Overview: A computed fold for an 86-nucleotide RNA from Pseudocoprococcus catus, annotated as c-di-GMP-I riboswitch aptamer. The source organism's lineage runs through Bacteria, Bacillati, Bacillota, Lachnospiraceae and Pseudocoprococcus. The prediction has a mean pLDDT of 79.
[in-house]
């Protein structure tokens, strides 16, 4: 510095689901439980995607579209980092 990943050693994180709680909601946050993760570490208009629609737009009025300043990093993707081989 680069590769590459185990049937090594020491770790490390916590899905669904359940309590509760915060939020319109998506989600979040504790708490309890592990589905799986070699980055399931960090990056949220300074890529791209999805998910939700209070507010707003629309409707005679309403429904249903529509919209992100909300929301996901465990969807991809940018970064960074631990091992072990060369």
């Nucleotide at each position: 510095u680069a590769u590459u990943u185990a049937u090594a050693g020491g770790g490390g994180c916590a899905g669904a689901g359940c309590u509760g709680u915060c939020g319109a909601a998506a989600g979040g946050c504790a708490g309890u439980g592990a589905c799986g993760c070699a980055a399931a570490g960090c990056c949220a208009a300074a890529g791209g995607g999805a998910c939700u629609a209070a507010g707003g737009u629309g409707u005679u009025a309403g429904a249903a579209a529509c919209u992100a300043u909300g929301u996901c990093a465990g969807c991809c993707g940018g970064u960074u980092g631990c091992g072990a081989u060369a």
The sequence is in RNAcentral, with records from Rfam and Ribocentre.